[in-house]
Context: one part of a larger RNA
RNA sequence: CCUCAAGGAACUCGGCAAAAAAGCGGCCGUAAGUUCGCGAUAAGGCCUGCCCACUUCAUGUGGGCCGCAGCUAAAGUAUCCCUGGCGACUGUUUAUCAAAAACACAGCUCCCUGCGAACUCGCAAGAGAAAGUAUAGGGGGUGACGCCUGACCAAUGCCAGAAGGUCAAAUAAGACUGGUGAGAUUACAUCAAGCUGGUUUUAUAAGCCCUGGUGAAUGUCGGCGAUAACUAUAAUCGUCCUAAGGUAGCGCAAUUCCUUGUCGGGUAAGUUCCGACGUGCACGAAUGGCGUAACGACUGGGGAACUGUCUCGAGGAUUUAUUCG
Numbered sequence: 001c002c003u004c005a006a007g008g009a010a011c012u013c014g015g016c017a018a019a020a021a022a023g024c025g026g027c028c029g030u031a032a033g034u035u036c037g038c039g040a041u042a043a044g045g046c047c048u049g050c051c052c053a054c055u056u057c058a059u060g061u062g063g064g065c066c067g068c069a070g071c072u073a074a075a076g077u078a079u080c081c082c083u084g085g086c087g088a089c090u091g092u093u094u095a096u097c098a099a100a101a102a103c104a105c106a107g108c109u110c111c112c113u114g115c116g117a118a119c120u121c122g123c124a125a126g127a128g129a130a131a132g133u134a135u136a137g138g139g140g141g142u143g144a145c146g147c148c149u150g151a152c153c154a155a156u157g158c159c160a161g162a163a164g165g166u167c168a169a170a171u172a173a174g175a176c177u178g179g180u181g182a183g184a185u186u187a188c189a190u191c192a193a194g195c196u197g198g199u200u201u202u203a204u205a206a207g208c209c210c211u212g213g214u215g216a217a218u219g220u221c222g223g224c225g226a227u228a229a230c231u232a233u234a235a236u237c238g239u240c241c242u243a244a245g246g247u248a249g250c251g252c253a254a255u256u257c258c259u260u261g262u263c264g265g266g267u268a269a270g271u272u273c274c275g276a277c278g279u280g281c282a283c284g285a286a287u288g289g290c291g292u293a294a295c296g297a298c299u300g301g302g303g304a305a306c307u308g309u310c311u312c313g314a315g316g317a318u319u320u321a322u323u324c325g
Stems, first nucleotide, its partner, number of pairs: 001316004006311002010309001015306001025047004033038001035144001049065006066070001071076001079304007086296002091103002107142007119128003145291004150221003155218002157214005164209003171203010183191003222240005249283001250280001261277005
């Protein structure tokens, strides 16, 4: 590297590997879904060489010929279907174990910035931003699209405010006090001006305290008890606490410990899978929530085809090493 009876995934974490299908030729035909572009070469079926006649731009009709086989070699050239998760997509990434659900992305949103801009680099001069000017530039978050994005400003942050409280070093003015004091009074000493120290009072900023605002800012989003004409449950009531007690949607989930939850489907048999339920240990709304066509060397489950993956091995080719000749 090739081939294999019967079976055909029984292998295995897993169809890994291999096999199969396969001309992006013609004709026909093509579902759900959908953002109407797609899905789609969906799937699936049939044809295919050469010669002659007529005809045509392209091939079309009729007749004939050969072979096991006509895209006749070589090379080259999609396996397909159903259904979930995640991420919209094309892209990017750990040069040398990770290509992904991670990053980016268009879109959305918040904040800053009026130009000698904000921001970044530089000690500075200066430079970029930008030979731009808020439809611009910078920063944070989210991540197409669709439907949406609830409550809380108590804490922390940010923004605004200025009445009051607190409060630094200077500076100015004042008070008390030490030293000195050629001068004065007096010759024991005391003291004025001046000079030089110390203490202290008053006046004086931002900040903090304070008053408000702000969540697509950092964040947070309860407990107990009782109650309906079987039972069960609790629309309802009481009470405590809180800044407010989780809204819509989803939910055993990439999140569920108990757990292989329970029910249904699929199988002869299903800890996986799909659909429900909700008792959410410990989902939840731009650290976005829930959907979603298309896309994906992503990931889970099922099926068709196919096979040495296997039951379970066997034979052969070639090469290399070793041994013998």

RNAcentral holds the full RNA, with entries from SILVA. This is a predicted structure of a 325-nucleotide part of an RNA (large-subunit ribosomal RNA, domain IV) from a freshwater metagenome. The prediction has a mean pLDDT of 81.